[in-house]
Formats: sequence, structure tokens, C1' cells
RNA sequence: GGAGUACGCCGGAUGACCGCUCCCCGACGCGAUCGGGGAGAGGAAAGUCCGGGCUUCAUAGGGCUGGGUGCAGGAUAACGUCCUGUCGGGGUGACUCGAAGGAAAGUGCCACAGAAACAUACCGCUAGCGGCGCGCGAGCGCCGCGAGCAAGGGUGAAAUUGGGAGGUAAGAGCUCCCAGAGCCUCGCGGUGACGCGGGCUCGGGUAAACCCCACCCGAAGCAAGACCGCUCGAUUCAUACGGAUGGCCCGUCCAAACGAGCAAAGUCGCAACGAGGCGGUCGGUAACGAGCGCCCCAGAGAGAUGGUCAUCGCCCACACGUUGGGAACAGAAUCCGGCUUACAGGCGCACUCCGCAC
RNA sequence: GGGGAUGUAGCUCAGCUGGUAGAGCACCUGCUUUGCAAGCAGGGGGUCGCAGGUUCGAGACCUGUCAUCUCCA
Repeated sequence: GGAGUACGCCGGAUGACCGCUCCCCGACGCGAUCGGGGAGAGGAAAGUCCGGGCUUCAUAGGGCUGGGUGCAGGAUAACGUCCUGUCGGGGUGACUCGAAGGAAAGUGCCACAGAAACAUACCGCUAGCGGCGCGCGAGCGCCGCGAGCAAGGGUGAAAUUGGGAGGUAAGAGCUCCCAGAGCCUCGCGGUGACGCGGGCUCGGGUAAACCCCACCCGAAGCAAGACCGCUCGAUUCAUACGGAUGGCCCGUCCAAACGAGCAAAGUCGCAACGAGGCGGUCGGUAACGAGCGCCCCAGAGAGAUGGUCAUCGCCCACACGUUGGGAACAGAAUCCGGCUUACAGGCGCACUCCGCAC
Repeated sequence: GGGGAUGUAGCUCAGCUGGUAGAGCACCUGCUUUGCAAGCAGGGGGUCGCAGGUUCGAGACCUGUCAUCUCCA
């Protein structure tokens, strides 16, 4: 200098003027008033894909069904998220990606081709028996029969572990060496996934097909819901062999007092105490946690959060001048933690590879 | 806030146990006609919304994403 990898951050600044929403203070003429002061969109506020806080429910308890998750350990309020590791794939490397339990419990499927896709022999190879032919003969060739084999050929995405040697009539994990895969009441190391070694075995693929195993899941959602207010019904009789019940069953609940409705509107939930923010310290490899100091920080009527000018900064263009033009994705609505997606331009830090120079 | 469905040729739709993507209309060519329509014969046309994955193989299965329609409160 070039090419990358990973992590984190910013998302124009300042001032003036005119406006909007909310809060506080003061004033009076007590109002949708006036004056002053303060605060006022995001890294994704988005998609609503997960998880929780909170609220209500007389079903919240068990089982079945259903749904979800799926290497290990940890973090966390929780998670399908995150961190660290293991194994596997990719990359020269920094690093990165992985729905990564079980196909040796069972069922299904594997088109076309092929003999055969889960138990099979088409072409083949091989000794034996029988027949025929040739040869003086050892024997050779052809045909047939019932056997042995799965090496070679061929088909296929895939043919039962791959390569080599021995062995054999021919062959074959039949035996051996190397490599691979699976299993184990085996040994050592590790919390564990797993690694190394030993022994046994060689049984095709597919579980993002059914399924099996382990763990998790009550339902609905802030238009939840609570309060104030108004109206109507019922107020003690009957049915209990009844009724209520989120898919089903069991279980549970049903006699005390409330239930139903209400166009629009009110108060709370809900906007200043929170899984809050910022900055040090300590523990931890890290995610994160503990503790200290400082701060209080949008909010509704689904409605505010803006505009103009000046100066500076950024980008682009050229007639290089105080010239002209430009401003990403997008916009809160119950609140948090994640994931995913969109995004002009820019910054910081660490690391890797290549080239050159010293 | 909570559900559901759809996306395949220019248009309207099929396609499914995962095994070479089809129909009708439209379009093009030829025949027929004096000419047109109709008719007859033949033909062309597809990123199966997009991206990734599972699989030997994906329109179909899985995940993400985009767009459209629709229901309830």
C1' cells in the first nucleotide's frame, strides 16, 4: 500500500425568529387566558416472529390430544435470545456457518434406469456331474443340470465401509495392515458435550415423512382491566337424574347477591422510581452480576414532537467561485428483553493474508 | 391488538404421498372466405412472489421475507 475478518459507535452542530403537545411557577378578567421556565422520536419507534412484566377469568389440578424446543455448560425475569466450549462443514488465515437427539423400536417412501432400493443375481467367474465333438495323449471346446460366489461389467443420487496384500476351485472382513463408522456396566482426562486408548461389530438413505425419547407450555389480552355515573332485571321459589366448564375425560365449581345494558364522554391503568439511564470500581475468559456516585428523561383527542433564516461541517458537479445542487431508512401509542428486515454517508479499535521498503 | 387466505403463461384458475408444469380465453402461423368473424390444423410463451435450507430430486416440505385480500374486537 492492497484485500479482508470481527467488535463497537454516530445518524449533522450552534444561534435567532415564528409555531405545536405536556408539566411547573406566577398573575388576573378564572379562560382551550396571559407571562416566565423546563421537557419533547429511533437505531430500528417497523414486521408482530419469540419471551416476559402487568391485568382479568368459578376451568389455572391430573391425564389424553395439541403446540413448541432439541450438542454441553452457563447467563437471564424469561426466551426459539446471548456467552463460552464440543463436534461437523467452509476459508491459506483472522474467522465464520450449523433445525447438531434417535434410522441398531416400528411403519411408510426411495420416480426413471437396473437382476435387485432391503433382501436380490442380468452379463459374468468357478469346481463337479451328464452328453457331444476334436486330439495318440495330458487335455481342450460346446451344450445341459443342479450348486458355490458377489470380485469384475452394467444401472443409478445411492448397490452394504474404502485401499492394498494374503488366501481360494472361484471368491468373500475369510485373515492381516492402514483408514472409516457404530456399540460398550471397559480404562484415563474433562462438570459436561467429548477426546485418547482398549474390546466387539460392519446393520443403505430419508425423522424440515409418520413416529420414539427428553424438556417446556392454563387461556385471553391495555379496545386487558379498575373506579365514578345512569338505566333495566332479579331479590328466594323450582329444577341437583340439573347447570357451568378454552379440544376431550377425570376432577372442580354452583345459595350468596348480584346480573345485564349504556350513543358520546370522565378518572385511573399511563407517562417521574423503572428487569430506568450515565460514569467509575470489583468479580467473571465472556454473556453478565455486585456495589458506589450522579440524574429524572416524550406521551396523547389513536391528532404534538415542526418551519424559516444565518454560520460552520458532510457529499456531488463543474465554467474552481464565500459558484450551483443535495440530505439514507423511517416516525412512539401498555411497558420491557431479544430476533428479523430497511438504511445515504461516516468514525474508532483489534486481528489476518499478500506485496514493497528498511 | 388478535386470527385466516392467496401469490403458477398476458388474464382466470388446475396441479400435491416430492419424480420431465397443464387447461380455458388471449397471441402467432396456415387452411377456409371476395373480405372479416366463427370453424379446422399447428405453434410459441413460465425466475411457480423473493432469498436460503432439507432431499438424489422442491411449484409442493421447513425457515425468513415481500405484496395483496379478508374476518373479529